A computed fold for a 488-nucleotide part of an RNA from an uncultured bacterium, annotated as small-subunit ribosomal RNA, 3' major domain. The full RNA is in RNAcentral, with records from Greengenes. It matches the Rfam family "Bacterial small subunit ribosomal RNA". Model confidence (mean pLDDT): 86 of 100.
Context: one part of a larger RNA
Order: sequence, then C1' cells, then structure tokens
RNA sequence: UGACGGGGGCCCGCACAAGCGGUGGAGCACGUGGUUUAAUUCGAUGAUAAGCGAAGAACCUUACCUGGGCUUGACAUGCACGUGGUACGGAACCGAAAGGGGAUGGACCGCUUCCUUCGGGAAGCGGAGCGUGCACAGGUGCUGCAUGGCUGUCGUCAGCUCGUGCCGUGGGGCGUCGGGUUAAGUCCCGCAACGAGCGCAACCCCUGCGCUUAGUUGCCAGCACUUCGGGUGGGCACUCUAAGCGGACUGCCGGCGAAUAGCCGGAGGAAGGAGGGGAUGACGUCAAGUCAGUAUGGCCCUUAUGCCCAGGGCGACACACGUGCUACAAUGGCCGGUACAGAGGGUCGCCAACCCGCAAGGGGGAGCUAAUCCCACAAAGCCGGCCCCAGUUCGGAUUGGGGUCUGCAAUUCGACCCCAUGAAGUCGGAAUCGCUAGUAAUCGCAGGUCAGCCAUACUGCGGUGAAUGUGUACUCGGGCCUUGUACG
Repeated sequence: UGACGGGGGCCCGCACAAGCGGUGGAGCACGUGGUUUAAUUCGAUGAUAAGCGAAGAACCUUACCUGGGCUUGACAUGCACGUGGUACGGAACCGAAAGGGGAUGGACCGCUUCCUUCGGGAAGCGGAGCGUGCACAGGUGCUGCAUGGCUGUCGUCAGCUCGUGCCGUGGGGCGUCGGGUUAAGUCCCGCAACGAGCGCAACCCCUGCGCUUAGUUGCCAGCACUUCGGGUGGGCACUCUAAGCGGACUGCCGGCGAAUAGCCGGAGGAAGGAGGGGAUGACGUCAAGUCAGUAUGGCCCUUAUGCCCAGGGCGACACACGUGCUACAAUGGCCGGUACAGAGGGUCGCCAACCCGCAAGGGGGAGCUAAUCCCACAAAGCCGGCCCCAGUUCGGAUUGGGGUCUGCAAUUCGACCCCAUGAAGUCGGAAUCGCUAGUAAUCGCAGGUCAGCCAUACUGCGGUGAAUGUGUACUCGGGCCUUGUACG
C1' cells in the first nucleotide's frame, strides 16, 4: 500500500423481512452429465455452462461413422509444355450415387495469307478453354496458456486516475479526507492543496399532455343520397398517423437546515422533485469464454487429418441434474351465443367470398408491391345451459386404426386432423427461484429462422390486473472511513 477478519462505525441492493406466484413430487418437451455405440461431431462446466453457440439436424446442413470414389484437387494465382476434331454437349456399358467410360455431334475471339457466285470458305499463328508437369491449393487438424476482434462477470456498482504543488530517505501519501446531502467522487461548506481527465448526470430513442403543419385512415361531428356497410357525394373539425415545437426548472408558497447544498409538505399542472422505460458499462478482475463466425503466429496432415458421394449417426437409454410446458380441477371443465387490442408479416408471397370435407385440408379465384387487400376468429371477459366433488364431463401421457400436407424422399426421424384408448397425477421432503406497479400473476396475438417442423424455445405486442414493505438484528453481494495482521 493492498487483501483478509466468525473487528468497529456509516450506507445501499427483491439481500433479508412482509407479501404473491413458482421450482424440487407427476407426465411430457428441450438441454446437459453418464452409459451405450461403427459413430452418438465439436465447444460451453459454481455464481458468469446446461430451451447455451442452434433465429429451425429427415437428405442438405454436418464438422461424426461405415462403405464407394478423386487426386493440381470443390476454390485462387503464376510458370513451362502440349492441344481442332480442341472446348462444350454427351450415347452404350459398370455403379447406390459420386465416379469411371468414352460412341457420336461439335464450336468462340484476335491477326496474317489465299479463294470468293461476296453471304462466306480454307490454311497458318496466337488467345480462351482443356490436358500434363511444377509452384501451390485445401484442413471445422492442435494450441483462446502465442494473439487480434468480440463477449460474459463484478456492475449502472461509484468509483479509477493525472498535472503542478506540499509531506515522506523511500515504497508512498495529501488531493479522493471531515461535516451535511444525493441515485451518484451529486452538490455545498471546511481543509496543503489548486485544477483536470475517464466514469456519474445531461445531450439520443420510445412513452405520458398540448400546439402547429399535413389529409385516398378516421367522422354523420353538420348536410344530402343510401341496396344501410363511412358504402357514395362532400368535409378535415375530431380520432389517428408522422415531422416540428412547447412543457418540469425545486420555477412558486410554507416549514426544517449555518446555508446560495438539500429535505418535508402544499398550490398550480397531463406529468413532478432524475415522470416511466430503453440505449449507454470507467481503470481493471477472473492467464474467464471463443483458433468451430471471421482474422491470425507457431506446430501438424498432404493419393491424405484435403475433396466428392450413398447410407447411417448427431434422435441411442438402467440412470442423475438443469430449464420449461401441461396438470392435479368447481374464482373449474364442457357446449351455445356475444364484445373489445396492440405490434408485426406478405409478389417464386399473404390468400378473401363461395363450394366440398366431421376435421386437418382440398377446390376456387377476387384483392393486395399494401394506414387502402390478406394473414385475422384475439383469448381471458360477458350472457345462458350442463356437470355436483368423483380420479370424475378433472387430467391428457401412451398405444391401435384411418387420413391430410410439405418435400426427390417422412422406416430409422416431420407436423397436423379424426375415431378409439385413456396412464401418472388429489398441490409436492430437505432445499430453492422470480417479482415493489400497470410490476407479479394470468390471457391470447405476432415475428425471425423456415419447403415442412419436433417452438412448450426465443424476441416482441397488447388485454385483465393484485398483495406487501413495521424495518436493517440476521443471510448474500457491494460502497466509504477506521482498526488488527506472522498474508501479497
């Protein structure tokens, strides 16, 4: 000077407490360990791995295994030589394909010469292309303890430093400390310090209020027509859309305070005391993660550790763990009727009306390059009815049968529909997680990836909408000051 302490003081955080809902028990989905396997490709491993890289493994992907095949190679550049029946297309035949094989057809560009009924033809040289050889290509082979870049974490924590000066022999200290205050090294006052930088905050985006501008969405607001639907004329006032501007600053009042710091209460206001959310992550730590995203040093393989192909595997299953989904029911299940979103996507796409089918779906073809058409019925909700506490009209696993769709192809290994079957499960041990407000809980909708989909995932969107917080003794993590130390 750090680090540490079952040392002290002060202070934070869903850290505990208070409260609500879960996980741990069941079935299933997904990931992982293990085991198995010809292979179950590789990486990630407390917090900070495990619905993670995967925003899409039937082939492809694919890196793995088995088998078949190719070597200047699937791809790049250069050099030498050869090459018109050459490049290219490619029939028999072998083969699962890749590949081998070559019958046969058969060019292009530039220059020169010759012929020409001018359209063109013939010969030579060169180019392209191809072949052979060489140099090289190629490697998801190893090393993230050789690296760049990017990322996780402490942590959105309030810290980390510098210049000059002062103190100390020096390492170093002061500044950065003390009092008050803040979400904050935020600000104020004091002080051998005075200033400054990276951080904090602000500047940026979304959202909450208003105004202006704009009107092929919206409106009977006022009028006319109406097959009653903003459908039409008409109008931009309103809703909305999208650009710009305003608005909040402790500005005003009272109290507290040494106070120009700030705290409490009040007024006005759509909104207060950083209104809510996002983006934004200091010096550094973990030789943290990634050589398989890409880049890259070194090492290694080069008829193969490269390349192509078929099939299989990544989907195995006595087990163990993690993350989820669905439940165990009556504030519930089922049936009928009926209401209200937001944000997105759509031209090899979204697909309306109508018809067929119990349905998945099929037919059909209008509209839409989309505030104009489509996906699209939002669901919980509300109204009415049935069920009557039962492993049940709960629950839906599993299995049998039939079918639809995508795709060259659903056996290994797709999703969906219908009929039948109806398992475990009656609220979960020790333990453990999330959340402080339009949050938790609960309900549905959309999107990316994508032919299809193993999505219950992920990323967004809106609907309904709580409870609790006395407090900081304890648990975990952190900040500042101080103290002890035989530790660095």